[in-house]
RNA sequence: AGAGUCCGCCGGGCGGCCGCGGCUCGAUAUGAGCUGAGGAAAGUCCGGACUCCACAGGGCAGGAUGCCAGGUAACACCUGGGCGGGGUGACCCGACGGAAAGUGCAACAGAGAGCAGACCGCCGAUGGCCCUUCUCACGGGGCACAGGCAAGGGUGAAACGGUGGGGUAAGAGCCCACCAGCAUCCCGGGCAACCGGGGUGGCUCUGCAAACCCCAUCCGGAGCAAGGCCGAGCAGGGGUGCCGGUGGCCCGCCGAUCAAACCCCGGGUUGGCUGCACCGAGCCCACGAGCGAUCGUGGGCCCAGAUGGAUGGUCGCCGAGGAGCCUUCAGGCUCCGAACAGAAUCCGGCUUACAGGCGGACUCGAACG
Numbered sequence: 001a002g003a004g005u006c007c008g009c010c011g012g013g014c015g016g017c018c019g020c021g022g023c024u025c026g027a028u029a030u031g032a033g034c035u036g037a038g039g040a041a042a043g044u045c046c047g048g049a050c051u052c053c054a055c056a057g058g059g060c061a062g063g064a065u066g067c068c069a070g071g072u073a074a075c076a077c078c079u080g081g082g083c084g085g086g087g088u089g090a091c092c093c094g095a096c097g098g099a100a101a102g103u104g105c106a107a108c109a110g111a112g113a114g115c116a117g118a119c120c121g122c123c124g125a126u127g128g129c130c131c132u133u134c135u136c137a138c139g140g141g142g143c144a145c146a147g148g149c150a151a152g153g154g155u156g157a158a159a160c161g162g163u164g165g166g167g168u169a170a171g172a173g174c175c176c177a178c179c180a181g182c183a184u185c186c187c188g189g190g191c192a193a194c195c196g197g198g199g200u201g202g203c204u205c206u207g208c209a210a211a212c213c214c215c216a217u218c219c220g221g222a223g224c225a226a227g228g229c230c231g232a233g234c235a236g237g238g239g240u241g242c243c244g245g246u247g248g249c250c251c252g253c254c255g256a257u258c259a260a261a262c263c264c265c266g267g268g269u270u271g272g273c274u275g276c277a278c279c280g281a282g283c284c285c286a287c288g289a290g291c292g293a294u295c296g297u298g299g300g301c302c303c304a305g306a307u308g309g310a311u312g313g314u315c316g317c318c319g320a321g322g323a324g325c326c327u328u329c330a331g332g333c334u335c336c337g338a339a340c341a342g343a344a345u346c347c348g349g350c351u352u353a354c355a356g357g358c359g360g361a362c363u364c365g366a367a368c369g
Stems, first nucleotide, its partner, number of pairs: 002364009012318007020036006038340001042351002045349005050223004057251004062219005067081005082096001083094004097214002102212002104208003119153002121149003126146002128143005161179006180204002182201008227274004236265005243255003282301008321336006
């Protein structure tokens, strides 16, 4: 050269004419002024603000989270760290408490898959059989039957620690040395997760809990179509006695007890205002503290509220940039100029989509010097 990793930003602006929504002033002049979609508005996956129900209390069942320390209104989010894994590295990923509480699963292969196990093998000391010597005994040799072994080989993703030595008939943590794991005690560093070191113990009992489970912490429910107000209109009928009360069950509590409660069938209202953009866990800038997420102080700003649902059309210019050509290297000319996509109570996140382009930091790195 090149190849990568992480982070941030733009994704349009100005003016004229015409056309829309909201607000304010003003007025009966189709006036004036201000303002009008996002980085994800998306998915509806988390957490809340807010509203309503409920004595908002206790328990069971159920659900969620799962290393440590911080941030935050809160969180399954974010930041920093620890451990494990991937990568040469910058960096990335982690559903990251417990497998000696219990249950369950690990196809096939294999003897055997967790208080296991003998296919090929090794031994055969002791017991048994045979041979040797005239017989017996002793001694020696053979068989591999009884018996012993799990060290060697094989199967498998994984086989009940590894290497070396001793011991044994042959072996085996049976014993020993060193190592690995585990249990336990102590010391040092760190708020902690954890890291480093030392001692004792022969204890060595695989993996999976994104299997059931155990442990710790947390959790009322429903949701703006919540809820409140105004207007208008109709037609009631039947049932329930231990009933109703915002996930299920129990206790407590409250209410009702011949119904004004609840259930079923039927009729009417499908109108308007509000909730609703409002001071908002709001936005921007500067300084300070902090590794950082973020916080504090000071200053400035008000930036959609629709409801068959507005934010547009056209012309011109500029323009972050890009391509081509020319070049007196100051620059000039021509062309292009976009993707994903559209608020509906609001906010903090996460996830997904994105044409073209810009900037920063870091890692690796051939050749040449």
This is a predicted structure of a 369-nucleotide RNA (Bacterial RNase P class A) from an Acidimicrobiia bacterium. Model confidence (mean pLDDT): 76 of 100. Its Rfam family is "Bacterial RNase P class A". Gene Ontology terms of the family: ribonuclease P activity, dimeric ribonuclease P complex and tRNA processing. The organism belongs to Acidimicrobiia, within Bacteria.